[in-house]
RNA sequence: GCCGCCGUAGCUCAGCGUGGUAGAGCAGCGGGCUGUUAACCCGUUGGUCGGCGGUUCGAGUCCGCCCGGCGGCG
Numbered sequence: 001g002c003c004g005c006c007g008u009a010g011c012u013c014a015g016c017g018u019g020g021u022a023g024a025g026c027a028g029c030g031g032g033c034u035g036u037u038a039a040c041c042c043g044u045u046g047g048u049c050g051g052c053g054g055u056u057c058g059a060g061u062c063c064g065c066c067c068g069g070c071g072g073c074g
Base pairs, nucleotide, nucleotide: 001073002072003071004070005069006068007067010026011025012024013023020057028044029043030042031041032040050066051065052064053063054062
């Protein structure tokens, strides 16, 4: 330098082919239970969807460029 994959909540990830209200588990917070803790149960907070631009009535999703990570080729 070229090619491919990945980037979504504090962490691990789903959602993308088919554009239409952003989700799960864990963690955190509040409560229940318990002599206490853990475990378990109930409730709940939390997101510039890597950045910029484009297409569209509408973009996490499609297109372009850029940034970062991993792998391959040279």

The RNA shown here (transfer RNA) has 74 nucleotides and comes from a Candidatus Bathyarchaeota archaeon. Its Rfam family is "tRNA". The family's RNA type in Rfam is transfer RNA. RNAcentral holds the sequence, with entries from ENA and MGnify. Its mean pLDDT, the model's own confidence on a scale to 100, is 80.